[in-house]
RNA sequence: ACGCAGCCGUAGGGGUGGCAUCCGAUCCAAUGCGAAUCGGAGCCUGAGAAAGUCCCUUGGAACCUGAUCCGGAUAAUGCCGGCGGAGGUAACGGUGCGUGCCAGUCU
Numbered sequence: 001a002c003g004c005a006g007c008c009g010u011a012g013g014g015g016u017g018g019c020a021u022c023c024g025a026u027c028c029a030a031u032g033c034g035a036a037u038c039g040g041a042g043c044c045u046g047a048g049a050a051a052g053u054c055c056c057u058u059g060g061a062a063c064c065u066g067a068u069c070c071g072g073a074u075a076a077u078g079c080c081g082g083c084g085g086a087g088g089u090a091a092c093g094g095u096g097c098g099u100g101c102c103a104g105u106c107u
Base pairs, nucleotide, nucleotide: 001099002098003097004096006095007094008093009092010091011057012056013055014054017044018043019042021041022040023039024038025037026036063088064087065086069082070081071080072079
């Protein structure tokens, strides 16, 4: 000087859906079933579904916009893929490893 990105410290950014199942409640003129809504349990995907410093911080797909988007699956859902060589978006310090070069000293 270049590259890698490991660790530490401090600071900052972000998301929190779905319902084939069960229980309870609300609603309806009433029974009762059913529609809708809410709460709890449970289940699905995932790093994460108010949950764990879980993930991410310009080496930026963590996350947002596009999006009440498009195609495919599913019980259903950003569940998968596209969109995406689109746009936006939050960092500093210390230390570590590797390679190369230069100077000095010793042999």
TPP riboswitch aptamer (THI element) from a bacterium, 107 nucleotides, folded computationally.